RNA sequence: GGGGCUGUAGCUCAGUUGGAUAGAGCGACGCACUCCUAACGCGUAGGUCGUCGGUUCAAUUCCGACCAGCCCCACCA
Numbered sequence: 001g002g003g004g005c006u007g008u009a010g011c012u013c014a015g016u017u018g019g020a021u022a023g024a025g026c027g028a029c030g031c032a033c034u035c036c037u038a039a040c041g042c043g044u045a046g047g048u049c050g051u052c053g054g055u056u057c058a059a060u061u062c063c064g065a066c067c068a069g070c071c072c073c074a075c076c077a
Base pairs, nucleotide, nucleotide: 001073002072003071004070005069006068007067010026011025012024013023019057028044029043030042031041050066051065052064053063054062
């Protein structure tokens, strides 16, 4: 330098022929239970869907550039 994959909640991830209020598990917090703690149960909060643009009536989803991580190839030494 060229190419591929990935980027969604604190963590691990799901989510697509573009359209309903963006979800799960774990974790956090509250309540209940208990002699107390844990577990189990109920509930609550937490997201600019990597960034910036484009297309569209409408973008997590399509297109472009860029950023970060991982991998492959090439080049130099």
A computed fold for a 77-nucleotide RNA from a Candidatus Acidiferrales bacterium, annotated as transfer RNA. The source organism's lineage runs through Bacteria, Pseudomonadati, Acidobacteriota, Terriglobia and Candidatus Acidiferrales. RNAcentral holds the sequence, with entries from ENA and MGnify. Its Rfam family is "tRNA". The family's RNA type in Rfam is transfer RNA.